[in-house]
Molecule: small-subunit ribosomal RNA
Organism: Helicobacter typhlonius
RNA sequence: AGAGUUUGAUCCUGGCUCAGAGUGAACGCUGGCGGCGUGCCUAAUACAUGCAAGUCGAACGAUGAAGCUUUUAGCUUGCUAGAAGUGGAUUAGUGGCGCACGGGUGAGUAAUGCAUAGGUUAUGUGCCCUUUAGUCUGGGAUAGCCACUGGAAACGGUGAUUAAUACUGGAUACUCCCUACGGGGGAAAGGGACUCUUAAAUAUGCUCCUAGAGUAUUUUUAAAACAAGAAGUCGCGUGAGUGAAAAGGAAAAUUGUAGAAGGCUUAUAAAAAUAAGUCAAAACAAUUUGACGCAUUCAAACACGAUGAAUUUUUUGAAUUUAAAGAUAUUCUAGGGGUAUAUUUAAGAGUCUCCGCUAAAGGAUCAGCCUAUGUCCUAUCAGCUUGUUGGUGAGGUAAUGGCUCACCAAGGCUAUGACGGGUAUCCGGCCUGAGAGGGUGAUCGGACACACUGGAACUGAGACACGGUCCAGACUCCUACGGGAGGCAGCAGUAGGGAAUAUUGCUCAAUGGGGGAAACCCUGAAGCAGCAACGCCGCGUGGAGGAUGAAGGUUUUCGGAUUGUAAACUCCUUUUGUUAGAGAAGAUAAUGACGGUAUCUAACGAAUAAGCACCGGCUAACUCCGUGCCAGCAGCCGCGGUAAUACGGAGGGUGCAAGCGUUACUCGGAAUCACUGGGCGUAAAGAGCGCGUAGGCGGGAUAGCAAGUCAGAUGUGAAAUCCUAUGGCUUAACCAUAGAACUGCAUUUGAAACUGUUAUUCUAGAGUAUGGGAGAGGUAGGUGGAAUUCUUGGUGUAGGGGUAAAAUCCGUAGAGAUCAAGAGGAAUACUCAUUGCGAAGGCGACCUACUGGAACAUUACUGACGCUCAUGCACGAAAGCGUGGGGAGCAAACAGGAUUAGAUACCCUGGUAGUCCACGCCCUAAACGAUGAAUGCUAGUUGUUGCCCUGCUUGUCAGGGCAGUAAUGCAGCUAACGCAUUAAGCAUUCCGCCUGGGGAGUACGGUCGCAAGAUUAAAACUCAAAGGAAUAGACGGGGACCCGCACAAGCGGUGGAGCAUGUGGUUUAAUUCGAAGAUACACGAAGAACCUUACCUAGGCUUGACAUUGAUAGAAUCCUAUAGAGAUAUGGGAGUGCCCUUCGGGGAGCUUGAAAACAGGUGCUGCACGGCUGUCGUCAGCUCGUGUCGUGAGAUGUUGGGUUAAGUCCCGCAACGAGCGCAACCCCUGCCCUCAGUAGCCAGCAGGUAAAGCUGGGAACUCUGAGGGGACUGCCCGGGAUAACCGGGAGGAAGGCGGGGAUGACGUCAAAUCAUCAUGCCCCUUAUGGCCGGGGCUACACACGUGCUACAAUGGCGGAAACAGAGGGAGGCAGCCCCGUGAGGGUGAGCGAACCCCAAAAAUACCGCCUCAGUUCGGAUUGUAGUCUGCAACCCGACUACAUGAAGCCGGAAUCGCUAGUAAUCGCGAAUCAGAAUGUCGCGGUGAAUACGUUCCCGGGUCUUGUACACACCGCCCGUCACACCAUGGGAGCCGGAAAUGCCCGAAGUCAGUGGCCCAACCCAAAAGGAGGGAGCUGCCGAAGGUGGAGCUGGUAACUGGGGUGAAGUCGUAACAAGGUAGCCGUAUCGGAAGGUGCGGCUG
Repeated sequence: AGAGUUUGAUCCUGGCUCAGAGUGAACGCUGGCGGCGUGCCUAAUACAUGCAAGUCGAACGAUGAAGCUUUUAGCUUGCUAGAAGUGGAUUAGUGGCGCACGGGUGAGUAAUGCAUAGGUUAUGUGCCCUUUAGUCUGGGAUAGCCACUGGAAACGGUGAUUAAUACUGGAUACUCCCUACGGGGGAAAGGGACUCUUAAAUAUGCUCCUAGAGUAUUUUUAAAACAAGAAGUCGCGUGAGUGAAAAGGAAAAUUGUAGAAGGCUUAUAAAAAUAAGUCAAAACAAUUUGACGCAUUCAAACACGAUGAAUUUUUUGAAUUUAAAGAUAUUCUAGGGGUAUAUUUAAGAGUCUCCGCUAAAGGAUCAGCCUAUGUCCUAUCAGCUUGUUGGUGAGGUAAUGGCUCACCAAGGCUAUGACGGGUAUCCGGCCUGAGAGGGUGAUCGGACACACUGGAACUGAGACACGGUCCAGACUCCUACGGGAGGCAGCAGUAGGGAAUAUUGCUCAAUGGGGGAAACCCUGAAGCAGCAACGCCGCGUGGAGGAUGAAGGUUUUCGGAUUGUAAACUCCUUUUGUUAGAGAAGAUAAUGACGGUAUCUAACGAAUAAGCACCGGCUAACUCCGUGCCAGCAGCCGCGGUAAUACGGAGGGUGCAAGCGUUACUCGGAAUCACUGGGCGUAAAGAGCGCGUAGGCGGGAUAGCAAGUCAGAUGUGAAAUCCUAUGGCUUAACCAUAGAACUGCAUUUGAAACUGUUAUUCUAGAGUAUGGGAGAGGUAGGUGGAAUUCUUGGUGUAGGGGUAAAAUCCGUAGAGAUCAAGAGGAAUACUCAUUGCGAAGGCGACCUACUGGAACAUUACUGACGCUCAUGCACGAAAGCGUGGGGAGCAAACAGGAUUAGAUACCCUGGUAGUCCACGCCCUAAACGAUGAAUGCUAGUUGUUGCCCUGCUUGUCAGGGCAGUAAUGCAGCUAACGCAUUAAGCAUUCCGCCUGGGGAGUACGGUCGCAAGAUUAAAACUCAAAGGAAUAGACGGGGACCCGCACAAGCGGUGGAGCAUGUGGUUUAAUUCGAAGAUACACGAAGAACCUUACCUAGGCUUGACAUUGAUAGAAUCCUAUAGAGAUAUGGGAGUGCCCUUCGGGGAGCUUGAAAACAGGUGCUGCACGGCUGUCGUCAGCUCGUGUCGUGAGAUGUUGGGUUAAGUCCCGCAACGAGCGCAACCCCUGCCCUCAGUAGCCAGCAGGUAAAGCUGGGAACUCUGAGGGGACUGCCCGGGAUAACCGGGAGGAAGGCGGGGAUGACGUCAAAUCAUCAUGCCCCUUAUGGCCGGGGCUACACACGUGCUACAAUGGCGGAAACAGAGGGAGGCAGCCCCGUGAGGGUGAGCGAACCCCAAAAAUACCGCCUCAGUUCGGAUUGUAGUCUGCAACCCGACUACAUGAAGCCGGAAUCGCUAGUAAUCGCGAAUCAGAAUGUCGCGGUGAAUACGUUCCCGGGUCUUGUACACACCGCCCGUCACACCAUGGGAGCCGGAAAUGCCCGAAGUCAGUGGCCCAACCCAAAAGGAGGGAGCUGCCGAAGGUGGAGCUGGUAACUGGGGUGAAGUCGUAACAAGGUAGCCGUAUCGGAAGGUGCGGCUG
């Protein structure tokens, strides 16, 4: 430091993978030793058992062992027992200190944490240190102990009694604290050692009392009865109210029924009367409101009262009775006290540089609190907050503070990410890395948090306390069922979980900790040991010699090679090991768990000690066998389908080594999140476009400041670690000492260039002003003409329309056409242009109004006012949506007609939404220059638009400036294509976006929308690629040019018939095998009756029919018999050779032949091969060297302009040359010459015949066969670039390659052939080999190919007569002659051939007949009789004669050959061959027609273009459906989890209130009581719990949606070529599916 993997190859982009280092590891195989380290990462799961925190008697009362002293009793005079004293071991309790350290764990915690730097005038601090002062004087209790007593236990209760360094009052207190400035408040503990004094006890002496009994007096306790009170329960009364309910109910209102008297109206002539109608009171009924009364009843709670009832418990009290006990006095009896002396003990006093105590100040240490900065992911969490933010006051705390409370204000936090969710102890460090970073937080060290879960406080200097307390919960245990006990995340250990992690060890010897004055005690801290290759380090498993390169193994080309100096063998050593001896340091006087350990010495003896992985590439290391897409491997690419260096085994090798591999994880490589250090035209990636907020960045000058910046100093950055040096263990790991470093933070002193900031100023950026022009810029209104359609009328008659062709359709009810008039809607021809304008979308007739922007010119004004822009706001094609209009044309959907296998399409006829307008939505496009905006700089040239300037020759002019828009092009850039002053160049600023393909721009969630949908935007799973540009091919129902019997123009066929032949199929015992489009099919086969022959059936052989070696025997060889179908078997007879010789023998060849090696195979594989062959194609191509271009694959040359049959030639050209092909050289043929002259020839000369080169002779001619010549665009004319070359002509036998042949480039088709031959591997070996008889290859409903013969008169038949060439001939060709109708037979002249024979050529020409018919055409088939070959003619030959006389009258679709001596037609010959051609190969005779031309079909060549193809279009590839599997979304619901919240309940506990009950000290008072304290009760808060609704999240679910994956399923063919309708984007609609269509857009 890189490598593999996308492609046919290349460059790039981009992912995946590997090589390195590491680990608290685990697993597999293996395992000798030692040292130093490390060891539950999971279940903060549950824990049996033991231990892990005690100590102090010099704080206290008590207990009181041994020993000692005195004494008594027994007696064996030194022993036992007792008593008294002394003594102080021992410890339950009170008290002190400790238990807040040490040890464990990482659950929680994203900030109440940690790290760094500060602050604390806002604090505390036991033990420790320094200093100062003090340590005086009282008091009452209590545990223990004792008695009684409850309980199973745990644990208590009552009474009596007792001490203190326990508790407590007072005094004093510089200082300290509080204060209303008057004052007030607050301490203490003693112990020990030594000395002295006093007292007590014992003994003796003196003296005084005590106990028992009796009597008297008195006290206490218990019981009985009495009185009073308290608590709780149920009631009662009073008070102020509250709530609810029922029965009443004055009065009023409304409505309805009713309709008196009466009024009014109408009718009856009038009055009356009657009748009808109407107005309408009382009354009745119903409904509603409801005064009043609130007298009454019910309910619950509150407060007060202390009234009633019954019950229980308890307290108190005066007096009485009984019982018990005690006290006092006195008498009697027994015993004791006091005092003096001696001993011992106790108390007091003194001394102490002993240990403590108190107060205060200071220090040290430790701790609390506060601030700044830093500290993971998520915006698919965007708003959060009511003690919340602040203030005032109070409370609380050691102390600040909403820490808490009352009141007031309404604040506080947040895109610099609040709030929410997920995850997580943090750091020093550790791992990795060149570094920057990334990951991690075991062991060691610092901090934090926790201690079964949750809550709480107490004690204390310190805890809200791991081995303390209380409460609640879960779990476990004990129980006498009443109640209790517990907390290993201490050390060991157990169960469980898990891939996985150790001993219920020793010791306090060392280091440290607690207590103590100390001795000492405690210490699972610690020091050690045990287990484990878990890691690091060190050592060993032997060393030297040893070649016949042993044996064995493996392999082999059979020669050898390798294992391999490896072994054996010889000599040597002893680390390790075993045994024995000696034996440390760790300890400073004593004390050593480790431990008889480390270490040293001696003896013994190579003795006790090597594995694991890998060997296709990456990546060091190769062969054989087995297996046969199976079994398997694999980190990636990939390996395995019969020759596997890739699987399994073996041999060998490579690497590491007491380990080696695998798995998991981290960093690296990865510049693959890019700060260092990436990108965005086409690979992923510029938002559709603008305005603009926050933010970021910002022109010139001067001055100040000093935030950034730079420099110095100081403090800190714990130790350990890392690094350097030195030292100690034999070395190393390890350890020690010293240094450096800790790149950071803070403070401070300076500097002032740059950034920043402040101030002043400038005009170049930006803007304003003025002027005249340009423009499809926008909005609104109006106006116009052309065209389509429709309506009306006229003329007019049969079609019109439409298409590739048609039809649907319109039309005699008058269309279409034409003329006129009218209506209506939409769009604005030409101008029009890589023209103009606009931010983009977009804008196109004309006029008017309003209005935006840009450019140019002038240079007056402002004075940096600027650039960019997250969120936001506005605009935003088409389609689509809503409401209302409008609707001519066009036209999704739809209908019909075509096309088609189908046609939900393309084409046609119609046609609705829509397209248009107004208003409102939608907000997306290939919204593209696939290129964000702005500024500056960096060669040019040209076109064009707008404005301006200058010049003159005043023009349709020239030059210049600015701004736009295009083309080309340098530097530069780019993977390339390309971009290139309009950058994709060089730089700066800001914004947006990307990080492999698919899943997916999808799901869920959010936002927006009427909807369609838009926007934001994942994961599981899956693949090793997906992709860009360019290269050379191949292909295209792309283009251009050219050629070919390719088409066309012609001639003749095939396809129809019969037959021949081959193939397929079928059949068969077998019909042997191969060949399969062109390029198999009259092909291998130039010839199957036997043989051939490979096939079948039957018989028989096994070293074999054939080759080599070979013991033995024999020469060889020939004749012959029997059996059999034959192979074969068994016999008989004849016969003895050649060469050499030392005469023994040897050799060559042949026959026989045991045994064994081996033979043999037409068995398999042509996809293992050689050779040979077909085809493209006799097409003109295929390559190389050097140079040049390109990063490269590659290109150039070989392309281009001409020309040719040709990459043939010429010209041009970064190419210049060369090779294989082309052509030529070779053969045949066409003309001439020379030479030669027989078996050929015969002109002239001579002879001669019936005739005849027959003869002499000739060498002229023909011919034969050798050698030459000839043709080269050489000559002329014209064209062409004056070239190549082309056209015409002359001459010539032949003219532009004269005709024909041989000749086949690089390569393609895994083309054909293992059955010509050769050959690897595999297979068979009494058979898949070999021999033989017979059969088969010859079958026959059928299909195809290739041919022959015909269908007739251009013919057939008969007669007679002509003219070839090339061949063949001895096991042969065979004349003449004779016989036969004939095939043929007989005979055998001649000829090994220019001599003789085959041999007759035929068509043709001539004569005759036939006269259009199934015939005098045609000859199949069949019968009979023959001939020939051959051992043999049945299966299964050819031919002859006679007789028979099928089909067939010119052939459908389709298709083949041929361009001149060709087609067509006619015969002849040969090979093979005993015989057997219509086939094949040759030969000559007769002898045409047509070619305008290259549009089309086929094939080929060159150039170009597109491509998603490379197995190369027989390619690739899309979607539905069906099947299997996988993950995932939705889902009626169901089941959990965490957190928040309302309400209820409310443990323990702090705080507050109350406290009628209780209380020893101290104060007032001195009796009670008060003060003070407490139990109890009440209240606030409060964990767990209950309950309600809402949200979040996880699991699961019938069913359901799409997605992914899966050698050979179904349907179509959408895309890639113009992909056969160009494709794609957005949208709408429709359809099995890809998809189709409409509208607008893009060119990719």